[in-house]
């Protein structure tokens, strides 16, 4: 220099003018409204804030908030290797086992398949209580040969190396054995059980022992844990207007009701409770922005994170606010815009910046 | 703003995890003077990416499109 891997930042800058929302002052002077209320639906003036890294999809996971309490069984979902972080979590660090890579470093939903059912199409002799098609040995009597030996047949007879089929055939590779063949022995690898030793702990490292165990749980299941529902249209004050009629049930033998499927308990309910028809409103303010916040420092931990102390205040609307002009400048500007809030993950994104590893290849 | 559903040819719809059919159209051809019926044929699809399996329209994850409830 080229390649190539991680982790981290910024997302046009200044600078004047106009404009737009929120907060906080000030000045006159009351508006607007039936009224709560506003003072953005009156107009001036000053200060001062005003969209992201993802505001986004709504995939988790809590905060808040309400359910006549949330008890228990059942049934449901969810997680899923260890150990930690954390308000939780499927998120994140650290680590162990598989796999890729020549490293750096990258993936991984990775508990059980000897509790149990259920699947394994096609092809194949047999797909799990494993099986025997072609074959290989052996015995028996026949044919041919002088003899080795060949042939073709039968067998309630051994066998599973060799062939073909599949995605997958009861471990693999070599000896040695044997009538032929097997883990029948034997090295060695690969599983699986004990045992030591090391590590909190997945789990390594060694050592013994014996060959009995297909796969698939993002199939049903078991087994550990975890979960009460609903969602800011939660919920809370306020105001203004209305018009009533039918019909079931029901008042202690208690109708009905109480957010969740289903059974039980628990609780509310002495008077209402429910369905049709009509009829009325279609207004305000709170929840709503000081937070599980943000930037520095020290201090603990590999680290995620924690602890301590400094310094900041940084959108908050309800037809819903961030734009538009000018002039300079360089890379000429991408995905895209809050709506109860927060931590995560996904997913989109023009371009440009740091760091910090790797050495398979050239130069010096 | 939340929340739930659903996606297979041009439409409608099928499919225990095992070769994606049907049935209307659409085209071409036969029959007919012509035209429609009728007959033969073709055509053309799992919403898109990854994963788990020997295999995936299926099941898991994520994305994209649509519809639906709630004041």
């Nucleotide at each position: 220099a080229g390649a190539g891997c991680a982790g981290c930042c910024c997302g046009g800058g200044c600078a004047g003018c106009c404009g737009c929302g929120g907060c906080g002052g000030g000045g006159a002077a009351c508006g607007g409204g039936a009224a709560a209320c506003c003072g953005u639906c009156c107009g001036c003036c000053c200060g001062u804030c005003g969209a992201g890294g993802a505001a986004a999809g709504u995939c988790c996971g809590g905060a808040c908030a309400c359910c006549g309490u949330a008890g228990a069984g059942c049934a449901g979902g969810g997680u899923g290797c260890u150990g930690g972080a954390u308000a939780a979590c499927g998120u994140c660090c650290a680590g162990c086992g598989g796999g890729g890579g020549a490293a750096a470093c990258c993936c991984u939903a990775g508990g059980g398949a000897a509790a149990g059912u259920g699947c394994c199409a096609c092809a194949g002799a047999a797909a799990u209580g494993a099986c025997a098609c072609a074959g290989c040995c052996g015995c028996g009597g026949c044919c041919g040969g002088c003899a080795a030996c060949g042939g073709a047949c039968g067998u309630u007879g051994g066998c599973a190396a060799c062939g073909g089929u599949g995605a997958a055939a009861u471990g693999g590779u070599g000896c040695g054995g044997c009538a032929a063949g097997a883990g029948c022995g034997c090295a060695c690898c690969g599983g699986c059980g004990c045992c030591a030793c090391g590590g909190u702990g997945a789990c390594g490292u060694g050592g013994c022992g014996g060959c009995c165990a297909g796969g698939u749980a993002a199939a049903c299941c078991c087994c550990a844990c975890c979960c009460g529902g609903u969602g800011c249209a939660a919920g809370g004050c306020c105001c203004a207007g209305a018009a009533g009629g039918g019909g079931g049930c029901g008042u202690c033998u208690g109708a009905g009701g109480g957010u969740u499927g289903c059974u039980c308990g628990c609780c509310c309910g002495a008077a209402g409770c429910u369905c049709c028809c009509g009829g009325g409103u279609u207004g305000g303010c709170c929840g709503c922005a000081g937070g599980a916040g943000g930037c520095g420092u020290g201090c603990g931990g590999c680290a995620a994170c924690g602890c301590a102390g400094g310094c900041c205040c940084c959108a908050g609307a309800u037809g819903g606010a961030u734009g538009g002009c000018u002039g300079c400048c360089c890379a000429c500007g991408a995905c895209a815009g809050a709506a109860u809030c927060c931590g995560g993950c996904u997913u989109a994104c023009a371009g440009g910046g740091c760091u910090g590893c790797u050495a398979c290849u050239g130069c010096g | 703003u939340g929340c739930c559903c659903c996606g297979u040819g041009g439409u409608g719809u099928a499919a225990c995890g095992g070769c994606a059919g049907c049935a209307c159209g659409a085209c071409u051809g036969a029959c007919u003077c012509u035209g429609g019926a009728u007959c033969a044929g073709u055509u053309a699809g799992u919403c898109g990416a990854g994963g788990u399996u020997c295999g995936a329209a299926u099941c898991c994850u994520u994305g994209c499109g649509g519809g639906g409830c709630a004041g």